[in-house]
RNA sequence: AACGAUAAAGGCAAACUUAUUGAAAGGUAAGGACGCAAAGCCACAGGCCUAAAGCAGAAAUGUGAUGGCGGCUGGGUUACCGAAU
Numbered sequence: 001a002a003c004g005a006u007a008a009a010g011g012c013a014a015a016c017u018u019a020u021u022g023a024a025a026g027g028u029a030a031g032g033a034c035g036c037a038a039a040g041c042c043a044c045a046g047g048c049c050u051a052a053a054g055c056a057g058a059a060a061u062g063u064g065a066u067g068g069c070g071g072c073u074g075g076g077u078u079a080c081c082g083a084a085u
Stems, first nucleotide, its partner, number of pairs: 002085001003082002011036002016031006034071001040077003044074003047069003054063003
């Protein structure tokens, strides 16, 4: 520096519920633990979700990110511990 144990000390918290916020996706807080060695942080690349404004339309609807998701994959960055290799 890799790597990651039936180790130690700690950490985070899916579904679901309640409250709140938002047009929605989603966010936040509390409860709760399925899991997680970066499940810490950053929307930079890809991917995914929503569809308000705008645009088209008689309407239905289509389109539409400037809104989101880091617990989808990469990338960047910081970090606790130390068995085996």

Predicted 3D model of an 85-nucleotide RNA (c-di-GMP-I-GGC riboswitch aptamer) from Robertmurraya kyonggiensis. Model confidence (mean pLDDT): 89 of 100. NCBI's taxonomy places the organism under Bacteria, Bacillota, Bacilli, Bacillaceae, Robertmurraya. It matches the Rfam family "c-di-GMP-I-GGC riboswitch aptamer". Its Rfam clan is "c-di-GMP_I riboswitch clan". Gene Ontology term of the family: cyclic-di-GMP binding.